RNA sequence: GGGGCACUAGCUCAACGGAUAGAGUAUCAGACUUCGAAUCUGCUGGUUCCGGGUUCGAGUCCCGGGUGCCUCG
Numbered sequence: 001g002g003g004g005c006a007c008u009a010g011c012u013c014a015a016c017g018g019a020u021a022g023a024g025u026a027u028c029a030g031a032c033u034u035c036g037a038a039u040c041u042g043c044u045g046g047u048u049c050c051g052g053g054u055u056c057g058a059g060u061c062c063c064g065g066g067u068g069c070c071u072c073g
Stems, first nucleotide, its partner, number of pairs: 001072007010025004018056001028042004049065005
């Protein structure tokens, strides 16, 4: 340098182009406990990598860029 894949919550991941983008886990609060751990309940947490385009509507489709990984030379 060529080709491919991935990028969404602190972390691991969902989400036919259509409802307020969800789940587990972690953090936090409460219950329980002599105190903790475990368990249970609840809350909080998002510029969906960035910029454009298409569309009534984009996390999703298209284009460009970025980062990481794989591969070819």

Predicted 3D model of a 73-nucleotide RNA (transfer RNA) from a Bacillota bacterium. The source organism's lineage runs through Bacteria, Bacillati and Bacillota. Its Rfam family is "tRNA". It is annotated as a transfer RNA. The sequence was found in a public genome assembly.